[in-house]
Molecule: Glycine riboswitch aptamer
Organism: uncultured Rhodobacteraceae bacterium
RNA sequence: AAAUCGACGUAGGGAGAACCAACACAGUUGGUGCCGAAGGAGCAACCGCCCCGGAAACUCUCAGGCAACCGGACCUAUGUCGAUAC
Repeated sequence: AAAUCGACGUAGGGAGAACCAACACAGUUGGUGCCGAAGGAGCAACCGCCCCGGAAACUCUCAGGCAACCGGACCUAUGUCGAUAC
């Protein structure tokens, strides 16, 4: 000086799913239905020498969500720190 990986910060992008009734109507409450991308749980292809352990965007829908805002897994760029090897 450059590379890969990880954590965190900043900027940008970022999906799905709704009707009905009442009321004091940008909303609230109730009923029925629905969604999968916070979090949580389950299965296990696979990783791993055995043990131990890790493990999905699949499944469930507890939580969450179904105008906008917010939130949002994840992706991109960038900065700092750490690790690895040269």